[in-house]
Molecule: small-subunit ribosomal RNA
Organism: metagenome
C1' cells in the first nucleotide's frame, strides 16, 4: 500500500439514470395540392405500467463468530467431580394470539458556518422505526378480593362476493407479540490437584459473621447502614521472584524427569490507562467517550489513526516465506431465493526445516594398462575400479493420452495425479571421521611453534593425535558442529542411597505439636477390599482393518485413558466408640554398692615466705652456659609462725552420673541405679521439630583472695636469624561467692528405644546355692571369638548384625562455615548460613616399593687397633681456568683428572696458517686412448705439484681376449660433521654385595600376599628344623687355571748322588735318573675321625694325624635389575647436514703456551742414612729390520768388533735391598737434588719450537708437613731391584716378576655403604621428595563504601478527565390524560459519591554505578623463611 464482515428493495421513503410497452406536446421526410391546405414515415418532451443494477439513509439481522497473540495472571485462572440461586437472539415442539389508533424523523429541500473532519437553523415525508388504547389461553404480582402487561405486516396465487378501482376477502409462505418445554451456549458456587524462596513469621477494618435495605440474569460484603470482634497462618498465612493452563510432546523397563511449537479445549489481551453506551451476548481487534504516548494532516483554528488479521516494509537478530490463485470444495454471515460477502479455508509459491520412498545404474572385463601413493626397490596398493563389450531406464528431458474429487450446474488446483510410445549411460554424491573411549594407517611438512582437543591427552627432528596426500572406516541428500531436554546417574534413592574411618549423629537430658504403639471381646465404617453406573471431549497413544503402486500420511472399529465422583455390600487389619486384661510401665515394701550433687566444718605431707639459731662461700641452672640469689651472710641444718592451693600411697580396661564430670575426712540435705518379694495401678508406653533446662578450658563483669604454676612481658643463651624450643624472672588468670558466654577431637569421631541371633574368659553390685566351694541368676564393665555385616581396615548379645519405631544430618574440592541479613551476646563472639569465580579432582582402607635426624639382627680396612702414606717442597703426568692463528675432541661425586693415549719433533692429527684438487686420497660400473705402471738421471717449487729424457706387458685361432695406467661422463665416492636422549655392540657402578623370580596349589573383592617369613646356622636364599605350601630357574657354592705336598712316567738344550775320563778350572766327556728341575698323568682335604657344645639336627670349639684343616693362598667367573651411566672419535649403524668442501693433498705451526687453582705420582728431607771398595743369593720374560758375548777405545753416554742364538742350548743380564770393611757426626751436612752453563754421545730426512742419555761445573725448595684425608689383616703393609708391551728415538706411567720382610684386630657405641624382619608416611620423577605463608607483579569475580541513578509496588494527601449511580431540576419537550390552566413522564443544565491519567510527601525495597579500601581465586624457574609429612629434627 492493498485486503481481511457485510447483508436484506420480498420493512420503508425518495431521487438519478437504463430497458420494454403504451401514451402522445412537438417537429415534420415523402406524397398528393385547389397553394388555404391534407397525408403522415421518423424523432420523441410528458404521463402511466412492467423490469433490472448500483449508490447514500431510515429499519431488521449480523460486526461478542472466525482470524491473531501470550503482555499479565499463582488465582476473578486452568484440570477433575460435583452444586444451586440464573439467562440464552437464531433453532425445535406445544398452546394461543396478529384489534383498532396517533405523532415525529432521517433521507430530501431552502439557507448558513468550515481549509478539512464535519455541522447548524428553517421546511416536507415513509415504515416490520416509535407511542397510546383494546383484549389476556399462558406469564407476572397480591392483603387473595383483585389488579398488570402485548403484537406488525411483507410477499405468491385466487372463484364466487364487495370495491373509492388503490384494494378489500380467502389461501400459502416469510414474518410479529404472549407463554410453557426442549436442545444450544453463557453467568456463579463447592471440593481436589496445580512452580521456587522462611536470609518473607505474622497477615487483615468491608477484614470474619449477623440484621435489614440496595444492587443484578442470578447466590453472595457484590454495595450501603447498625451490630458483634471475629478471620487466616509452621497442613507455611503475608511478602517476594518466575509462570498461561490443560488435552498432550519428549525421554525413560517403569516410577519419574523436561516442554506446552503445530492440532484440539479453557483463559487473557487488542498503541497504554480508564469507562460506559448498545446488545440474546461485549465493558467489544477491524465500535463510541476521556487521559497518556507516538505518527499523519492543516488555511494553526483545528481534526485523523491503532496489522498480537493475510501478504508486505523497517528495525532488531545466528534465523523464520509470496504485496500468488479461487470461492470449485468445507464452513459461516446476510436473504424467501437469485444471489452477494468471506487473507475462515482450499490451493500454488519459497525453504532438505522434519518424516517417508526412489535414482545416481546392470553384468561381464587383468597387461592386474597408464597415473597417484608407498618400498626392505623385489613388490605392494588405489583395483574390476577404469579402458572395452553387452544390457537396461526408475527420476530427468520429449511426444501422445488423461482422471477422481461434483448428486442437476459449477474445477482454484490443472493438462495436475497416472497411464502409454520413443530416445540417449547419458544430466545427478557429498560430509564427517581413521591415538584410546570408537569402525578405520601409511607417507611428507612442521618442530611445546603453527596447531588439535568431547574426556584422557597430543606437538620440544623418526607425531597413525597438528597440515597436506594416498588409502580406510562410517551415514548418504544429506553430514558434521553448537544449544537445549530427558537417559545412561542407585549421582536427591517412592520404586532405590547413605551417615565409626570416605560428605554426614544434634555436646546432652527433659518435655509440648506431630509421628509411631501391648492382649481380650462387641460395635462402627474413615481408610482398605470387591461389584455396580455415571465421567473421563474429539485428536493423539497401542491393536486389527482399509485407502493413496510402498512408505510417511489418511479413514474405520476396537482397546486404554492407571483419574474422579455417587451407589451396594465385606470387615481380616489400621482408625473410632465402649468394656476388660497383665507380659510394657510406674508405685508400695525390704536391702546393700558408689569420686552422684550441695552446704559448713576438720585434717596431714609438701612448695613459698617470715622469725631465730648453727654455719661458710658458694647456690642455682644447662647438652654446655649464662642472666639470677648469695659476705647486708644465701644454698645447707634445727625450730617456731604465716598463707594459699591440691589431696600421695590406697587406685584397679574399678565405681558413680544424662552429658559435662566427679577422688583426704566428718556431718546435715538430697537425685539416681540395682537386687529380693509380694501387693497396687492397669498401655499410663517409644521418640520428639519447635521449647526449657545443664553444659570442660579458655574468656567478660563486680567483689575477694593469691602459696605454686604461669599467657603477655623482661632477662640470659641458641641460631645465617630466633619476635621460639632450653634457662632465670613474671602480669593477668588458675582459686572463692554471685551474674554472663554456650563453645570443644563436647570422641565411642558409632542418636534414642524395643525385641531376637553360638560361645569363652575377667572384673564390679545384688541374689539363689553350698561347711566351703563348684554352679545357677539379674544389672554393669572389659577382652577374645562364630555366623552375618563391611571397600577394607574392622564390628560382633554394650552390633558397625537381623527387624520395627521416631528424631538429626549428607549429596565433588577450594572460596566458606566466609559474605550479605536476621535473632542473641557487655564484649569477644555464637546461631542460622549463601553466591560468582576456580580446579579435575579432593577423600577412605589397603597394596607394594622407597626413604626416617624410627626400632631390631647382621656384615665389610666401615670405624676402633696399628703400619706406611697424600696434603706443606721440588719435579714428572693429567685437568680446570686463562691464553692463542690453533692450543682438535671426549671422560665430570663415588663410578673424570699417570683416563682413552700399550708412549704428539715430521707422521700420527682429527685443529690453525698458507699453497693447491674436484668422480677426487679410497670401492664398483661405462667409453675412449695408451703400452704401460714402477723404476733411474735431471728440472721446479716451502713441499705436494710441475716438465724433459731413458728404460717397459702376458695370452692369441691375429678378429680380439686379459692386466695396468691416462683420460671423459655421470651414477657414485668420501665426511673424527650433528645426535650416546634414535641405536647396536662394548664398558664402568652398586658389587662377588645375597639377592632375583617362577610353575602349581591356598588366601584375599583386588593391589597383592604365602613361597622368599620364624628358631638356629653359615662367607652365602650356606645348610638344618618347623610352618599351607611343594617345587623348579638365575645367582651362592662346586667344576676351570695357578700355587703348596706326594707318587708315578719321560729325561734334552736342564740336572751330576754314586763309578770312570779329563781340566789351573768349569756337568767339559763317557755315563747316569738316585736329587734338584721341566711337563703329563694321577693321590691328597671330606668336618673323614675323637672329646664338648647344640635339638639325638645343622653347626660351632678344642683335638689327633697331616705338607696343607675346616671355600688352603689367589685368579678367572658379575643374578634380575639401576644410573635416558659412558662410547655416533675403536667399530657398526637410522634419521639430519656438506659435495670446486664439512671431502682429498702438501708444507709449517699447534695439540709442549702458563699469574694461578686441583688429582695422581717420583725424589727427598738424611745416621734404620749417604758415600767409596768388596762379597753373595732370584724370578718372570724378550730377541732377526733382533738379542748382540768375548776383545779393543773413550771419564762416560757411547764406538768399534761380529763369537753365539729363531732360543731350559746364545745373548739382553750387573739383580738390588742385605753382608763385609773403611769414611761422614747431626749440619740445609759428604743430606737432598732442581734449575743453570759447556762440552758430548745415541736414534732418526730432520732433535728450534720439542727427546733422550753422558760428562764436568752450578747446588734451588726441603729440617717430616694445617683443616681435612687415602690405602693395607700375612708372605699382607712396607722396602728393594729385575722384565715387558707400545716403540726408530723418547717411562717417575701401566702391567708382571722375585728378595727382604712386619705391627695391629678389645670390639660394634659412633661415620660411611650393605642386607634381612619390622614401624610411620600428606614420598611414587620416590628427601635432591613432598610443601605452608607472608611480601613482590598481573589478572578475575565477589564484599564494604560518602554517596549517585533508575524500577516496581504499597501508604498518605491534593487534583480530578469521560462515565454510571443519586440528588435537583427555576430552563425545555411530539404521541397518553385534560376541565386546555395543567398534569404524568423525559431531558438539557447544575451538585455530590466513586474514579483513570496527574501532582506532593514519608519510609521500605530491589538493582546499576562509586574514590577508597577487604579478603578470595589463578598465573613463568621471583623474594623471604621452612610451619605439615618420617619421632619432620619441640609429636
Nucleotide at each position: 500500500u492493498g485486503c481481511a464482515a457485510g447483508u436484506c428493495g420480498a420493512g420503508c421513503g425518495a431521487g438519478a439514470c437504463g430497458g420494454u410497452u403504451u401514451u402522445g406536446a412537438a417537429u415534420g421526410a415523402u406524397c398528393c395540392u385547389u397553394c388555404g391546405g391534407g397525408u403522415g414515415a421518423g424523432u420523441g418532451a410528458u404521463a402511466a405500467a412492467c423490469u433490472a443494477g448500483a449508490c447514500a439513509g431510515c429499519g431488521g439481522c449480523g460486526g461478542a463468530c472466525g482470524g491473531g497473540u501470550g503482555a499479565g495472571g499463582a488465582a476473578u485462572g486452568c484440570a477433575u467431580c460435583g452444586g444451586a440461586a440464573u439467562c440464552u437472539a437464531c433453532c425445535u415442539u406445544g398452546u394461543u394470539g396478529u384489534g383498532g389508533g396517533g405523532g415525529a424523523u432521517a433521507a430530501c429541500g431552502u439557507a448558513g458556518g468550515g481549509a478539512a473532519a464535519c455541522u447548524u437553523a428553517c421546511g416536507c415525508u415513509a415504515a416490520u422505526a416509535c407511542c397510546g388504547c383494546a383484549u389476556a389461553c399462558g406469564a407476572c404480582c397480591u392483603a387473595c378480593g383483585g389488579g398488570u402487561g402485548a403484537a406488525a405486516g411483507u410477499g405468491g396465487g385466487g372463484g364466487a362476493c364487495c370495491u373509492u378501482c388503490g384494494g378489500g376477502c380467502c389461501u400459502c409462505a416469510c414474518g410479529c407479540g404472549a407463554u410453557a418445554a426442549g436442545a444450544u451456549g453463557a453467568g456463579c458456587c463447592g471440593a481436589u490437584g496445580c512452580c521456587g524462596g522462611a536470609u518473607u513469621a505474622g497477615c487483615u477494618a468491608g477484614u470474619u459473621g449477623g440484621u435489614g435495605a440496595g444492587a443484578u440474569a442470578a447466590a453472595a460484603g457484590c454495595u450501603c447502614a447498625c451490630c458483634a470482634a471475629g478471620g487466616c497462618g509452621a497442613c507455611g498465612a503475608u511478602c517476594u521472584g518466575u509462570a498461561g493452563c490443560c488435552g498432550a510432546c519428549c525421554u525413560g523397563a517403569g516410577a519419574g524427569g523436561g516442554u506446552g511449537a503445530u492440532c484440539g479445549g479453557c483463559c487473557a489481551c487488542a498503541u497504554u490507562g480508564g469507562g460506559a453506551c448498545u446488545g440474546a451476548g461485549a465493558c467489544a481487534c477491524g465500535g463510541c467517550c476521556c487521559a497518556a504516548a507516538c505518527u499523519c494532516c492543516u488555511a494553526c483554528g483545528g481534526g485523523a489513526g491503532g496489522c498480537a488479521g493475510c501478504a508486505g516494509u523497517g528495525g532488531g537478530g545466528a534465523a523464520u516465506a509470496u504485496u500468488g490463485c479461487a470461492c470449485a470444495a468445507u464452513g459461516g454471515g446476510g436473504g424467501a431465493a437469485a444471489c452477494c460477502c468471506u487473507g475462515a479455508u482450499g490451493c500454488a509459491g519459497c525453504g532438505a526445516c522434519g518424516c517417508c520412498g526412489c535414482g545416481u545404474g546392470a553384468a561381464g572385463g587383468a597387461u592386474g594398462a597408464a597415473g597417484g601413493u608407498u618400498u626392505u626397490c623385489g613388490g605392494a596398493u588405489c583395483g574390476u575400479a577404469a579402458a572395452c563389450u553387452u544390457c537396461u531406464a526408475u527420476c530427468a528431458g520429449c511426444a501422445g493420452g488423461g482422471a477422481a474429487g461434483a448428486u442437476a450446474g459449477u474445477g482454484a488446483c490443472u493438462g495436475u495425479a497416472c497411464c502409454u510410445g520413443a530416445c540417449u549411460a547419458a544430466g545427478a554424491a557429498g560430509c564427517c571421521c581413521c591415538g584410546g573411549c570408537u569402525a578405520a594407517c601409511u607417507a611428507c611438512g612442521u618442530g611445546c611453534c603453527a596447531g588439535c582437543a568431547g574426556c584422557c591427552g597430543c606437538g620440544g627432528u623418526a607425531a597413525u593425535a597438528c597440515g597436506u596426500a594416498g588409502g580406510g572406516g562410517g551415514c548418504a541428500a544429506g553430514c558434521g558442529u553448537u544449544a537445549u531436554c530427558c537417559g545412561g546417574a542407585a549421582u536427591u534413592a517412592c520404586u532405590g542411597g547413605g551417615u565409626g574411618u570416605a560428605a554426614a549423629g544434634g555436646g546432652u537430658g527433659c518435655g509440648u505439636a506431630g509421628g509411631c504403639g501391648g492382649u481380650u471381646u462387641a460395635c462402627u465404617a474413615a481408610g482398605u477390599c470387591a461389584g455396580a453406573u455415571g465421567u473421563g471431549a474429539a485428536a493423539g497413544c497401542c491393536c486389527g482393518a482399509g485407502g493413496c503402486u510402498c512408505a510417511a500420511c489418511c479413514u474405520c472399529g476396537g482397546g486404554a485413558c492407571u483419574g474422579c465422583a455417587u451407589u451396594u455390600g465385606a470387615a481380616a487389619c489400621u482408625g473410632g466408640u465402649a468394656a476388660a486384661c497383665u507380659a510394657g510401665a510406674a508405685u508400695a515394701c525390704a536391702g546393700g554398692a558408689g569420686a552422684g550433687g550441695u552446704a559448713a566444718g576438720u585434717g596431714g605431707a609438701a612448695u613459698u615466705c617470715c622469725u631465730a639459731g648453727u654455719g661458710u662461700a658458694g647456690c642455682g641452672g644447662u647438652g654446655a652456659a649464662a642472666u639470677g640469689c648469695g659476705u647486708a651472710g644465701a644454698u645447707a641444718c634445727u625450730a617456731g609462725g604465716a598463707g594459699g592451693a591440691a589431696c600421695a600411697c590406697c587406685a584397679g580396661u574399678g565405681g558413680c552420673g544424662a552429658a559435662g564430670g566427679c577422688g583426704a575426712c566428718u556431718u546435715a540435705c538430697u537425685g539416681g541405679a540395682c537386687u529380693g518379694u509380694u501387693a497396687u495401678u492397669g498401655a499410663c508406653g517409644c521418640u520428639g521439630a519447635g521449647g526449657c533446662a545443664c553444659g570442660a578450658a579458655a574468656g567478660c563483669g563486680u567483689g575477694g583472695g593469691g602459696a605454686g604454676c604461669g599467657a603477655a612481658c623482661a632477662g640470659g643463651a641458641u641460631u645465617a636469624g630466633a619476635u621460639a624450643c632450653c634457662c632465670u624472672g613474671g602480669u593477668a588468670g588458675u582459686c572463692c561467692a554471685c551474674g554472663c558466654c554456650g563453645u570443644a577431637a563436647a570422641c565411642g569421631a558409632u542418636g534414642a528405644a524395643u525385641a531376637c541371633u553360638a560361645g569363652g574368659u575377667g572384673u564390679c553390685g545384688g541374689g539363689g546355692g553350698u561347711c566351703g566351694a563348684a554352679c545357677c541368676u539379674c544389672g554393669g564393665u572389659g577382652c577374645c571369638g562364630c555366623a552375618g555385616c563391611u571397600a577394607a581396615c574392622g564390628c560382633a548379645u554394650u552390633a558397625a548384625g537381623u527387624a520395627u519405631u521416631c528424631c538429626a544430618c549428607c549429596u565433588g574440592g577450594g572460596g566458606a562455615g566466609u559474605a550479605c541479613g536476621a535473632u542473641c551476646u557487655c564484649a569477644a563472639g555464637a546461631u542460622c548460613g549463601a553466591a560468582a569465580c576456580u580446579c579435575a579432582a579432593a577423600g577412605g582402607a589397603a597394596u607394594u616399593g622407597a626413604c626416617g635426624g624410627g626400632g631390631g639382627c647382621c656384615c665389610g680396612c666401615a670405624c676402633a687397633a696399628g703400619c706406611g702414606g697424600u696434603g706443606g717442597a721440588g719435579c714428572a703426568u693429567g685437568u680446570g681456568g686463562u691464553u692463542u692463528a690453533a692450543u682438535u675432541c671426549g671422560a665430570a661425586g663415588c663410578a673424570a683428572c699417570g683416563c682413552g693415549a700399550a708412549g704428539a719433533a715430521c707422521c700420527u692429527u682429527a685443529c690453525c696458517a698458507a699453497a693447491u684438487c674436484u668422480u677426487g686420497a679410497c670401492a664398483u660400473c661405462c667409453c675412449a686412448a695408451u703400452g704401460a705402471c714402477c723404476g733411474g738421471c735431471a728440472u721446479u717449487u716451502a713441499a705436494u705439484u710441475u716438465u724433459g729424457c731413458c728404460u717397459u706387458u702376458u695370452c692369441u685361432u691375429c678378429g680380439g681376449a686379459a692386466c695396468a695406467u691416462u683420460g671423459g661422463u655421470g651414477a657414485c665416492a668420501g665426511g673424527u660433521g650433528g645426535u650416546g636422549c634414535a641405536u647396536g655392540g662394548u664398558u664402568g657402578u652398586c658389587g662377588u654385595c645375597a639377592g632375583c623370580u617362577c610353575g602349581u596349589g591356598u588366601c584375599g573383592u583386588g593391589a597383592g600376599a604365602u613361597g622368599u617369613u620364624g628358631g638356629g646356622u653359615u662367607a652365602a636364599g650356606u645348610c638344618c628344623c618347623g610352618c599351607a605350601a611343594c617345587g623348579a630357574g638365575c645367582g651362592c657354592a662346586a667344576c676351570c687355571c695357578u700355587u703348596a705336598c706326594u707318587u708315578u712316567u719321560a729325561g734334552u738344550a736342564g740336572c751330576c748322588a754314586g763309578c770312570a775320563u779329563g781340566u789351573a778350572a768349569u756337568g767339559a766327556u763317557g755315563g747316569g735318573g738316585a736329587c734338584u728341575c721341566u711337563a703329563g698323568a694321577g693321590g691328597g682335604a671330606c668336618u673323614g675321625c675323637c672329646g664338648c657344645g647344640g635339638a639325638c639336627a645343622a653347626c660351632g670349639c678344642g683335638g689327633a694325624g697331616g705338607a696343607a684343616g675346616g671355600u688352603g693362598g689367589g685368579g678367572a667367573u658379575g643374578a634380575c635389575g639401576u644410573c635416558a651411566a659412558a662410547u655416533c672419535a675403536u667399530c657398526a649403524u637410522g634419521c639430519c647436514c656438506c659435495u670446486u668442501a664439512u671431502g682429498a693433498u702438501u708444507u709449517g705451526g699447534g695439540c709442549u703456551a702458563c699469574a694461578c687453582a686441583c688429582g695422581u705420582g717420583c725424589u727427598a728431607c738424611a745416621a734404620u742414612g749417604g758415600u767409596a771398595g768388596u762379597u753373595a743369593c732370584a724370578a718372570a720374560g724378550u730377541g732377526a729390520a733382533g738379542c748382540g758375548a768375548a776383545g779393543c777405545c773413550g771419564u762416560g753416554a757411547g764406538g768399534u768388533g761380529g763369537a753365539g742364538c729363531a732360543a731350559a742350548c746364545c745373548c739382553c743380564a750387573a739383580a738390588a735391598a742385605a753382608g763385609c770393611u773403611a769414611u761422614c757426626c747431626c749440619a740445609g751436612u759428604u743430606c737432598g737434588g732442581a734449575u743453570u752453563g759447556u762440552a758430548g754421545u745415541c736414534u732418526g730426512c730432520a732433535a728450534c719450537u720439542c727427546g733422550a742419555c753422558u760428562a764436568c761445573a752450578u747446588g734451588a725448595a726441603g729440617u717430616u708437613g694445617g683443616a681435612a684425608u687415602c690405602g693395607c689383616u700375612a708372605g699382607u703393609a712396607a722396602u728393594c731391584g729385575c722384565g715387558a708391551a707400545u716403540c726408530a728415538g723418547a717411562a717417575u706411567g701401566u702391567c708382571g716378576c722375585g728378595g727382604u720382610g712386619a705391627a695391629u684386630a678389645c670390639g660394634u657405641u659412633c661415620c660411611c655403604g650393605g642386607g634381612c624382619c619390622u614401624u610411620g608416611u600428606a614420598c611414587a620423577c620416590a628427601c635432591c621428595g613432598c610443601c605452608c605463608g607472608u611480601c613482590a607483579c598481573a589478572c578475575c569475580a565477589c564484599g564494604g563504601a560518602a554517596g549517585u541513578u533508575g524500577g516496581a509496588a504499597g501508604c498518605a494527601c491534593c487534583c480530578a478527565a469521560c462515565g454510571u449511580c443519586a440528588g435537583u431540576g427555576a430552563c425545555c419537550c411530539a404521541a397518553c390524560c385534560u376541565u386546555c390552566g395543567g398534569g404524568a413522564g423525559g431531558g438539557a443544565g447544575c451538585u455530590g459519591c466513586c474514579u483513570a491519567a496527574g501532582g506532593u510527601g514519608a519510609a521500605a525495597u530491589c538493582a546499576a554505578u562509586g574514590a577508597c579500601u577487604g579478603g578470595g581465586g589463578u598465573g613463568a624457574a621471583g623474594u623471604c623463611g621452612u610451619a605439615a609429612c618420617a619421632a619432620g629434627g619441640u609429636a